[in-house]
RNA sequence: GGGCUUAACACAUGCAAGUCGAAGGAGAAGGGAAAAGCUUGCUUUUCCUGGAGACUGGCGGACGGGUGAGUAACGCGUAGAUAACCUGCCUUUGCCUGGGGGAUAACACUGCGAAAGUGGUGCUAAUACCGCAUAAUGCAGCGGGGCCGCAUGGCCAUAGUUGUUAAAGGUUUCGGCCGGGUAAAGAUGGGUCUGCGUACUAUUAGCUAGUUGGUAAGGUAAUGGCUUACCAAGGCGAUGAUAGUUAGGGGGUCUGAGAGGAUGAUCCCCCACACUGGGACUGAGACACGGCCCAGACUCCUACGGGAGGCAGCAGUGAGGAAUCUUGCGCAAUGGGCGAAAGCCUGACGCAGCCACGCCGCGUGCCGGAAGACGGCCCUAUGGGUUGUAAACGGCUUUUGCCAGGGAAGAAAGCCUGGGGUUCGCCCUAGAUUGACGGUACCUGGUGAAUAAGCACCGGCUAACUCCGUGCCAGCAGCCGCGGUAAUACGGAGGGUGCAAGCGUUGUCCGGAAUCAUUGGGUGUAAAGGGUGCGUAGGCGGACUGCUAAGUCUGGGGUGAAAUCUUGCCGCUUAACGGUAAAAUGGCCUUGGAUACUGGCAGUCUUGAGUGUAGAAGAGGUAAGUGGAAUUCGUAGUGUACCGGUGAAAUGCAUAUAUAUUACGAAGAACAUCAGUGGCGAAGGCGGCUUACUGGUCUACAACUGACGCUGAGGCACGAAAGCGUGGGGAGCGAACAGGAUUAGAUACCAUGGUAGUCCACGCCGUAAACGAUGCAUACUAGGUGUUGGCUUUUCGGAGCCAGUGCUGCAGUUAACGCAUUAAGUAUGCCACCUGGGGAGUACGUCGGCAACGAUGAAACUCAAAGGAAUUGACGGGGGCCCGCACAAGCGGGUGGAGCAUGUGGCUUAAUUCGAUGCAACGCGAGGAACCUUACCUGGGCUAAAUUCACAGUGCUAUCUCUGGAAACAGGGAGUCCCUUCGGGGCGCUAUGGAAGGUGCUGCAUGGCUGUCGUCAGCUCGUGCCGUGAGGUGUUGGGUUAAGUCCCGCAACGAGCGCAACCCCUGUGGUUAGUUACCAGCACGUAAUGGUGGGGACUCUAGCCAGACUGCCUACGCAAGUAGUGAGGAAGGUGGGGACGACGUCAAGUCAUCAUGGCCCUUACGUCCAGGGCUGCACACGUGCUACAAUGGUUGGUACAAUGGGUCGCCACCCAGCGAUGGGGCGCAAAUCUAUAAAACCAAUCUCAGUUCGGAUCGGAGUCUGCAACUCGACUCCGUGAAGUUGGAAUCGCUAGUAAUCGCGUAUCAGCAAUGACGCGGUGAAUACGUUCCCGGGCCUUGUACACACCGCCCGUCAAGCGAUGGAAGUCAGGAGUACCUAAUGUCGGUG
Repeated sequence: GGGCUUAACACAUGCAAGUCGAAGGAGAAGGGAAAAGCUUGCUUUUCCUGGAGACUGGCGGACGGGUGAGUAACGCGUAGAUAACCUGCCUUUGCCUGGGGGAUAACACUGCGAAAGUGGUGCUAAUACCGCAUAAUGCAGCGGGGCCGCAUGGCCAUAGUUGUUAAAGGUUUCGGCCGGGUAAAGAUGGGUCUGCGUACUAUUAGCUAGUUGGUAAGGUAAUGGCUUACCAAGGCGAUGAUAGUUAGGGGGUCUGAGAGGAUGAUCCCCCACACUGGGACUGAGACACGGCCCAGACUCCUACGGGAGGCAGCAGUGAGGAAUCUUGCGCAAUGGGCGAAAGCCUGACGCAGCCACGCCGCGUGCCGGAAGACGGCCCUAUGGGUUGUAAACGGCUUUUGCCAGGGAAGAAAGCCUGGGGUUCGCCCUAGAUUGACGGUACCUGGUGAAUAAGCACCGGCUAACUCCGUGCCAGCAGCCGCGGUAAUACGGAGGGUGCAAGCGUUGUCCGGAAUCAUUGGGUGUAAAGGGUGCGUAGGCGGACUGCUAAGUCUGGGGUGAAAUCUUGCCGCUUAACGGUAAAAUGGCCUUGGAUACUGGCAGUCUUGAGUGUAGAAGAGGUAAGUGGAAUUCGUAGUGUACCGGUGAAAUGCAUAUAUAUUACGAAGAACAUCAGUGGCGAAGGCGGCUUACUGGUCUACAACUGACGCUGAGGCACGAAAGCGUGGGGAGCGAACAGGAUUAGAUACCAUGGUAGUCCACGCCGUAAACGAUGCAUACUAGGUGUUGGCUUUUCGGAGCCAGUGCUGCAGUUAACGCAUUAAGUAUGCCACCUGGGGAGUACGUCGGCAACGAUGAAACUCAAAGGAAUUGACGGGGGCCCGCACAAGCGGGUGGAGCAUGUGGCUUAAUUCGAUGCAACGCGAGGAACCUUACCUGGGCUAAAUUCACAGUGCUAUCUCUGGAAACAGGGAGUCCCUUCGGGGCGCUAUGGAAGGUGCUGCAUGGCUGUCGUCAGCUCGUGCCGUGAGGUGUUGGGUUAAGUCCCGCAACGAGCGCAACCCCUGUGGUUAGUUACCAGCACGUAAUGGUGGGGACUCUAGCCAGACUGCCUACGCAAGUAGUGAGGAAGGUGGGGACGACGUCAAGUCAUCAUGGCCCUUACGUCCAGGGCUGCACACGUGCUACAAUGGUUGGUACAAUGGGUCGCCACCCAGCGAUGGGGCGCAAAUCUAUAAAACCAAUCUCAGUUCGGAUCGGAGUCUGCAACUCGACUCCGUGAAGUUGGAAUCGCUAGUAAUCGCGUAUCAGCAAUGACGCGGUGAAUACGUUCCCGGGCCUUGUACACACCGCCCGUCAAGCGAUGGAAGUCAGGAGUACCUAAUGUCGGUG
């Protein structure tokens, strides 16, 4: 400095307007004097003084103060007018102030009333009231003149004349002073009128009867329909009348770069209002905030008869509200009223109080002080970081605070006293007196760091980071968004950042927002060009000359109040604040000038526009006439069984003769070919031919007019299809409809019929993706190439000009796409339209329409987007190219049927531990669950075990044995360790401390490992280039390949990870080497055997090398490469196989291999033990084995492998046993020893059966492993002898040494549920025309409203529930009207 923005809501109480005795009458208390009475200190009387309260009278209560309800208006602002007016107090001037009268209040007496108040009688004064006189420069009438102006007209101390109008006294020091009347001026303040400006709505378009004007009269201070009578019929309005809504206006204030936008608190000016509405009175001034009257509402008083009141004055109260103060002090200052003055009054004002409400200034200390205390917090934690020189501590200062002392300015006047002057009104001067604030500001001294810091924020925007808690909870959030167990976003803490006696939040306004765009926007696709033309108003307008000067420019004058803002200077210690000066105040009025441009007037011109002459093209329009093909129908003929229709059918048609075909006839509608990004038209639109009428366009010429032009709000006209009305017409087609199909359904698509309609005439409708999604006109701005019409020229090839119509493309432009002389480029003019999505082109209103509907056209509410263009992916029952045992072709191959094995689901259970779940879980983790494993369950125990360290103690617990027990374990007994340098050490044990343990959770916190797409050919980078950018190019294209493999081309050139190759096995050869392997030749030996000497030839073993590269030939090809009965070669085009898995995807799998963050348990979720379970069985699925038999079974005989294993082992050989196996026992830690390979082959038998097939199941007897085979092992023998006779829908594998088939080995392992897994070899096929289809994949391209990417997105109904709304048989209540009841239909009482 500021402080009810809401209730112009209601108000208790006090105060806010009085004053004048020098206008008047009367005169209380008090004071003084005198006198009288006497109870001698009281009373009374008189005089003087005094002047309260009230009264008459004057002036003032119209100012000051409050509020903003009303008002969209001459209310306000600005500039003018008043020749149409008024003005108290004030100033100047002239003149006057003479003489009378009658009342009345007060007062006295008396009446009424509760009160407020009021009546009667009587007395009285005035500057109160009323006559009379005088009277002009007044006023009114008559009348001549002068001057002036702006239309009416104005002015004149200008002759004259008639009439009329006035007054008040008081006081005095006697000098005067203050008043009164009249007239003229001035000043001040007002009244009235006018130009311009002044909110929103057109979903308010017509308004107006005193309305507009005139004449006359009235009224007013004054003009005026202000009022009245008469006359006329006007007045206002798209430049927005009228109506509605909102609102006091301005100076200014906030914001903004400005232009603007918003606003009208405080201060100043104007207006309006004073409980609500109306009215006048008085007065200079009011229709009067604290006056009157009436009405109303409200409140109060009352004796019920009547009365009183108006805080939007200052305080204050209640109420309302998110919200706004003291019932303070003083008239000391400034100002106002009255008064001659002193003075009185003054909630105006000056001050103080309350409120961090705003602005400003100041402080809460300053300096030093640690390799940095304590505490807190954090970390990689013996330690470090940070808080932090911060603290402590030392020194210094003292604003402020507190105490003490001093102490203002604001005060000058006036009065009084003294002096001086004086025009006698007064002036000058000295002194005294006057302060609410306030003992305040300020000054001095003292004291002592002493008395003084908070708030918000810390994910990005936006300066500032960590820990803990929480766990989509609690919460945060201005926008985006955080929070689902590691939250810099929640809560707390530490730290930090910002501001600071404040800081945050909320609300409002401007800004940013060029997001209403005048400055300064747009309209092809984002919102937005009217469907098209004609044309009114309006806007804009060609060349030249002259005049004018309205716009425009310039000079002068007036105004634009002050305050505010800006600048200079100055005053409060500074600042806020204030003073002073300047500047500014975009405007309006007036005046002088300029004349380029615009306008106006006049004249001229021809290039814009139009006319003319001569040509030209055309589905331009209207009307009439006419033609052929086709279709359907009718009649007749021929002819016979279907026709028709579809993806396939059926409805339908047809023996009453269809369809087909021939002839004739009828009807209606439409016009094949020509026909063309060809033509015409304003658009809609226009198509056989002919005629009539008719509109427009183009070219050439340059004769005529002479700017006649462009655009165009309203308006008018035209306007596809569908639809409507009336009347015709109706062949074909064909909404609706019917039945037939399709389908889960099919109110559809398909098919058969079929009504309106389609056609004509007349009349409506007035809309379309009425589109070039692009308004009209004019000018300018590279080309190239077609085409239509006309003209010019030509050397006949062509070239040029104008007007159309296409494509392509430069500059330019665009968000991009694109447009590009037919612009979406560059400009001008005019019109229309847009301003986020939805609600909604909806509702209401209005207009149009017969209707259908059209035009105009919102809001509430809701969302944070909706949208455009382009990019990369993904996807498509889009396209192209290509690949894969993907399909096809095959396998006397399989699964799905049977029995069994095994895994899974489910069920069950005390437990049936856990995980894996489309492909890519399910003979998977598990390469081996009787105990153990084992993680699960039941029961019984323990608080440890293991290891290590530190320290202390100790050698009893070790071992054996007994008892209890299921064992673990518990209890008892026996039992006194080893070494020693004697210090101790080792090995144990006990106690303490540190340290554990968890197959508990989270694979969505992780590492590692793995699966899958996929051994698919892809995935990227650097530089350059292109693009505003995302991004593209490269990597696309043409070929080729198993391959982004290679070649060619190319704004790309290169490179990386992948492919291939390099590695291993295998296939041929060479060379080297030769034991345990081998044995040709030599020798020895055996019944026989490389058994032995020896050999290094062969096989083999295992090192090294060679070999294959499209190298050669032919054909094709530019090349890369491809093809071949090719050659050669062991092998030929990657020889075969393996290892090897790009960028990434699936939050794929695994916390139960391991590791690991976090969380959880700690006499238990740890650990030990026994038993049970993981093997449980109405069922379902996956993977397998064995079969169903004769290509076989059984019996006998005979032959040929490879991998690999072996001392707690493999086991020759011998014996026993039918056998599993047992008892002896050689060899072998192994190219040495250790195994019958089987199918095959030879022979016999079986003869098509549920069998000599098949072997499940069950009974019995055994063997082996093991502590232990009951739950729950394998094997052997005897007996038993189930299902099953080749497997539905469906489905799997495999392209060559592969499928199929046969056996062998190994890991795990005491044993084994192995038919599994991983390997090894033996025998050993068939087929691939081909890429249409299924599945998966790659590249290019296209569409997309998808991006969690089609398992996407998304639309509508419905169930249940909730909210709101409409209707509703009725019912209840209230209000209003009407009818009826009056000895009851009312009311009260009693009774039931």
This is a predicted structure of a 1392-nucleotide RNA (small-subunit ribosomal RNA) from an uncultured Bacteroidota bacterium. It matches the Rfam family "Bacterial small subunit ribosomal RNA".